A computed fold for a 1519-nucleotide RNA from Ekhidna sp., annotated as small-subunit ribosomal RNA. The coordinates come from a structure-prediction model, not an experiment, and the mean pLDDT is 81.
[in-house]
RNA sequence: ACAAUGGAGAGUUUGAUCCUGGCUCAGGAUGAACGCUAGCGGCAGGCCUAAUACAUGCAAGUCGAGGGGCAGCACGGUUUUCGGACUGGUGGCGACCGGCGCACGGGUGCGUAACGCGUAUACAAUCUACCCAAUACUGGAGGAUAGCCCGAGGAAACUCGGAUUAAUACUCCAUGGUAUCACAGAUAGGCAUCUUGAAGUGAUUAAAGAUUUAUCGGUAUUGGAUGAGUAUGCGUCUGAUUAGUUUGUUGGUGAGGUAACGGCUCACCAAGACUACGAUCAGUAGGGGUUCUGAGAGGAUGAUCCCCCACACUGGCACUGAGAUACGGGCCAGACUCCUACGGGAGGCAGCAGUAGGGAAUAUUGGUCAAUGGGCGAGAGCCUGAACCAGCCAUGCCGCGUGCAGGAUGACGGCCUUCUGGGUUGUAAACUGCUUUUAUAUGGGAAGAAAAAGGUCUUGCGAGACAAAUUGCCGGUACCAUAUGAAUAAGCACCGGCUAACUCCGUGCCAGCAGCCGCGGUAAUACGGAGGGUGCAAGCGUUGUCCGGAUUUAUUGGGUUUAAAGGGUACGUAGGCGGAUUUUUAAGUCCGUGGUGAAAGCCUACAGCUUAACUGUAGAACUGCCAUGGAUACUGGAAAUCUUGAAUUCAGUUGAGGUAAGCGGAAUUUAUGAUGUAGCGGUGAAAUGCAUAGAUAUCAUAAAGAACACCUAUUGCGAAGGCAGCUUGCUGGACUUGAAUUGACGCUGAGGUACGAAAGCGUGGGGAGCGAACAGGAUUAGAUACCCUGGUAGUCCACGCCGUAAACGAUGAUUACUCGCUGCUGGCGAUACACAGUCAGUGGCCAAGCGAAAGCGUUAAGUAAUCCACCUGGGGAGUACGCUCGCAAGAGUGAAACUCAAAGGAAUUGACGGGGGUCCGCACAAGCGGUGGAGCAUGUGGUUUAAUUCGAUGAUACGCGAGGAACCUUACCAGGGCUUAAAUGUAGUAUGACAGAUUUGGAAACAGAUUUUUCUUCGGACAUAUUACAAGGUGCUGCAUGGUUGUCGUCAGCUCGUGCCGUGAGGUGUCAGGUUAAGUCCUAUAACGAGCGCAACCCCUAUUGCUAGUUGCCAGCGAGUCAUGUCGGGGACUCUAGCGAGACUGCCGGUGCAAACCGUGAGGAAGGUGGGGAUGACGUCAAAUCAUCACGGCCCUUACGUCCUGGGCCACACACGUGCUACAAUGGUAGGGACAGAGAGCAGCCACCACGCGAGUGGGAGCGAAUCUAUAAACCCUAUCACAGUUCGGAUCGUAGUCUGCAACUCGACUACGUGAAGCUGGAAUCGCUAGUAAUCGCAUAUCAGCCAUGAUGCGGUGAAUACGUUCCCGGGCCUUGUACACACCGCCCGUCAAGCCAUGGAAGCUGGGGGUACCUGAAGUCGGUGACCGCAAGGAGCUGCCUAGGGUAAAACCGGUAACUGGGGCUAAGUCGUAACAAGGUAGCCGUACCGGAAGGUGCGGCUGGAACACCUCCUUU
Repeated sequence: ACAAUGGAGAGUUUGAUCCUGGCUCAGGAUGAACGCUAGCGGCAGGCCUAAUACAUGCAAGUCGAGGGGCAGCACGGUUUUCGGACUGGUGGCGACCGGCGCACGGGUGCGUAACGCGUAUACAAUCUACCCAAUACUGGAGGAUAGCCCGAGGAAACUCGGAUUAAUACUCCAUGGUAUCACAGAUAGGCAUCUUGAAGUGAUUAAAGAUUUAUCGGUAUUGGAUGAGUAUGCGUCUGAUUAGUUUGUUGGUGAGGUAACGGCUCACCAAGACUACGAUCAGUAGGGGUUCUGAGAGGAUGAUCCCCCACACUGGCACUGAGAUACGGGCCAGACUCCUACGGGAGGCAGCAGUAGGGAAUAUUGGUCAAUGGGCGAGAGCCUGAACCAGCCAUGCCGCGUGCAGGAUGACGGCCUUCUGGGUUGUAAACUGCUUUUAUAUGGGAAGAAAAAGGUCUUGCGAGACAAAUUGCCGGUACCAUAUGAAUAAGCACCGGCUAACUCCGUGCCAGCAGCCGCGGUAAUACGGAGGGUGCAAGCGUUGUCCGGAUUUAUUGGGUUUAAAGGGUACGUAGGCGGAUUUUUAAGUCCGUGGUGAAAGCCUACAGCUUAACUGUAGAACUGCCAUGGAUACUGGAAAUCUUGAAUUCAGUUGAGGUAAGCGGAAUUUAUGAUGUAGCGGUGAAAUGCAUAGAUAUCAUAAAGAACACCUAUUGCGAAGGCAGCUUGCUGGACUUGAAUUGACGCUGAGGUACGAAAGCGUGGGGAGCGAACAGGAUUAGAUACCCUGGUAGUCCACGCCGUAAACGAUGAUUACUCGCUGCUGGCGAUACACAGUCAGUGGCCAAGCGAAAGCGUUAAGUAAUCCACCUGGGGAGUACGCUCGCAAGAGUGAAACUCAAAGGAAUUGACGGGGGUCCGCACAAGCGGUGGAGCAUGUGGUUUAAUUCGAUGAUACGCGAGGAACCUUACCAGGGCUUAAAUGUAGUAUGACAGAUUUGGAAACAGAUUUUUCUUCGGACAUAUUACAAGGUGCUGCAUGGUUGUCGUCAGCUCGUGCCGUGAGGUGUCAGGUUAAGUCCUAUAACGAGCGCAACCCCUAUUGCUAGUUGCCAGCGAGUCAUGUCGGGGACUCUAGCGAGACUGCCGGUGCAAACCGUGAGGAAGGUGGGGAUGACGUCAAAUCAUCACGGCCCUUACGUCCUGGGCCACACACGUGCUACAAUGGUAGGGACAGAGAGCAGCCACCACGCGAGUGGGAGCGAAUCUAUAAACCCUAUCACAGUUCGGAUCGUAGUCUGCAACUCGACUACGUGAAGCUGGAAUCGCUAGUAAUCGCAUAUCAGCCAUGAUGCGGUGAAUACGUUCCCGGGCCUUGUACACACCGCCCGUCAAGCCAUGGAAGCUGGGGGUACCUGAAGUCGGUGACCGCAAGGAGCUGCCUAGGGUAAAACCGGUAACUGGGGCUAAGUCGUAACAAGGUAGCCGUACCGGAAGGUGCGGCUGGAACACCUCCUUU
């Protein structure tokens, strides 16, 4: 500088991610409707439904300057009985004749898919009243008829008869031309048929007058203008589940008809015409300018305004006319309504108002012709529901207002609150000042009006000029001024996300909300209300519809390996596309010009209403069509040439290519014979079956049918399906090399044709093995299956059908291009075991690129091109109906209603697997001892009860909370009491009592009576009463919580920062190889580091040193005793309790890179974390606990609080858990003897003495404890018992006692004597334990008055056995794999059946609709014929023929409605039966087909991998 002014997304599939894909939202619009609300004005708009039916009024008349005339009105005249009568004389004028108009204007959208509309052409194939221009003419004659008058009929509408009359009405004659026709054709032109048309001849056809004398009319013709008609190119909805249609149909000749062309009509002739570029049929629909939306391309639309068309109650028909097949004309038929005297008549609001009806829904029975326009008229004027105005309606668009400024003690009230403090409503209000649009009142007050007529002047005529006057529905309206005074004026929707805006209360999966996702089951920002907020605002929301977003039909601008989608494969028709060069043409294409593209609208500029909406003027635009002149690169047409695409010939090679025939051996079965004897066969285990009538086994011989081991391979061939012993005949293809030939002959391919596994069907054969169905045996809860024994169709052959498969590379065909590496097959390069190439094919891995990713990657899913096929959410459904094919099975084509908000692909992290690998654990195994059987104890369930309080319930509840229920505890039950009541604190007041004692009633609590009656340092203390405040609840919710705890699990895991990889979720690190108890450590490594866990640090224990030495110890010295550390003393020892040492794979050897491991190693008290404890990662189980405690919310308040007595928690047919004691001789009993540790003790432990058989009692030292307080037992020695229900065992019961306690009845422990039950080692099953452990033995303590303790927690004494090992069971860690699971396998999920609801298919039948066909009948009417009657005539009445609306009959087809019965489908609550699929889903699944079965399904045959695991082979990568 030029060009352009223009494009936003979000929610929802998942545990999370990316993608595909639908659904939904935000925007705009509307002739709208509904709900709530409402101050004003301007400008627009207003039956979308019933083209349903209409009461009433109006919507088309006008002209006396065409006519005869004169009903009504006015004037004049005459007359008068003063009531009136007469008179066309005048103004005028009803009805009538005549002229023009009524075909415009106005309404509606039924019909119509059509030259209807739009656009562009054509008429050499046409008409056009009024208007304009031009030329010529306007002479004569005649008979009627309406009206008027008379009469008749009729209820009426109206009709009929007679007499008489006029015209610009009608007829005839004349005249005639540039008119028409016939003949004729000079000349000129064009566009094919053709057109023009001089001179000439013949024939035919006109007219009207009025008058104010200015003019206005009339006739003929030509031209124009306007309007109309006709024809043509192109464009113009959906359905192929409508594929063939047509007989005036297509064309010709001739005739008729028309304004005009034409099968428009008729006669004859020919047999054509339309159609896959969609005829015909069916459905729907007025078309366009436009309107809405959209960035655009498009999509939708056709109200108002403009243009065209069609229609006027429904159907048909013509007449008149310039023009109609006529909205407010006619005739006929039909339906409907009205009048009627029953004989007949009348009518057509889809004009404006209005009514009824329908409907969600759409206005006044208004004013005026003042303006604009129309008709008639010379004009005045008349008419005009056209029009202009007004009324109603927030229906829309636009504008204005409902005040402005100040004003904090941040008032009152409301709401919230962490609560008396605060926040918010909120400068909001009050209050002060200001303004007056609007409203109200008063006053003024428009524009829209220009004229015409008449007057004057100019003018030859049209006409022009001037002056004056008149005319306004709206309307006293708009507008202006003055006055008063904040005065008259705000709502609606929303507030979970999308989407701007949050809290409280109520409710409690109820009531309800919801556009999608979804909210509501007691703490709802989602329901309802409130406060507050947000948005818009005289409106705001909701609903309906359209476009957008949606690139979700993709021209712009999509896809098809796995998400929906490549046809099973090839050949080939139409069509589409197509190699190189040259010339030509100019159809496509490009450029210029002309015409057109109506106006309005949109856009831009300016202007007018105060602004805007609105309106005006101008421009631009209208992307189109037509014509014309150029350009010629590309595409197309024509002509010619070429060889590289394609093909052909010669030569060679190759292979399970096809087809027919022949041949072969192994195996199997059967038959015969032989040998031979008791089983064979089959399975997880069995049985059915076969076998002493001789099987199986072995041998020999024979027969039959089917299939071809090894070779055999990511091998080869074929279009695909598919093809495998050997040989031969016939035959198709591919590849290679060189040479030659043709010269684009090519590619693709809708329809079409051919081929097309297996199963299946038909006919005839064949039939060894295998084997659907079927039978039997098993398995199982069942087993219509898996397994076994049999076995029919079939499998095989020939011929004929079928036409489908996971017919797959889930990848259409063809062509070109784009890095490489490495195998295999067949060729070529003369030969070659060498080598580097090349062509065709067939595999693997990778670069770029692509892809959602997985992956693909010269064999593309890359980059491009051409053609075909297919897809558009899931289900319903590849179903129904229809059609085509088939013998059938069925195949092909292929919907809708309804329903859901998803369905789906790839990948990720987990979890899971009757997947894999690997490792660990008292997990198994090896052992020891138990439980399960008995009796008892204890806990639980159940049952019972007035109550048996509550909680804990797989592992992880059940001798658990409870480490101690006679009362209390106590929470439960019965009964009796209390109501600010128990306890405590604070503050105030009052009193000096209260308490205690005695006593009465009572079960007690409690109630009543009697009695006693403060202390003091005087400050007060104490107690009671009272007042105020703060009650109480073991009531509910552990699924609102804190805290605490169990479990996985003392398992080795769980994470982070930075970096890197991936679109992302995520991954890496944390994996791999080793090693460890260990994510312990090492090595390697796109990771490097770090945290929580592991380990260590802590405690006890095992050894020892030092220090200390009482209450402990006592070697040596001394004293003393019957004896004893008893005493003096001692620190050596033991011990006590403080500080240290010690153990670290440190040393040695071996293996190993290292970490580490191994060793009867050394040393050492201890050796490889020495033993034990404490210690429990991220998290899981909505695990447990509201009854330890705390706490939110809810609930109770003369009770769900609290006190008391008694009872209950201890019940008892039974079931389970945990224990004790036993069943005995490794023992019991009796006597004697020895050795601990830890802990406890003053309302206590209790020596010692006495008494008692004993529990214990009475005395009584010591000890608040290393000082005092205890017989440890098993064990050892001796004796006895001899295998038994015992000298085992001790339950149960009786009697008598002791102790604690207010109190042992329910319901204590203990003692003595007596009694002496079950039980003789325990079924299925199951538990603990790896060393000072199991087993066994006793001791102590907490709780506690006592104790139901055999429990729990600790302590020591004695003191084993076994572990080959990791196949299996259980649990766990890591890696990997599959997944349709993610509430995570206690998952998910399929089908029948049963119940309810919904839509739909079939169906005997019933019923409706439109269209067609055939036949019968046939109005009005045109046309044709006739016409004896009427008429002077023109002509007409009448009769008749064709056609036809309508009506009837018949048989079919099509489309609906309904329906007994019936089929499947969808959706529903926790129904029934099984468990088919997802993991190897427990028989891998799926596809096609066939058979079978309650159902999912099973089985056979063939196919696929979209199957896991293992082994092997091949290939690739690396070494």

About this RNA:
RNAcentral holds the sequence, with entries from ENA and SILVA.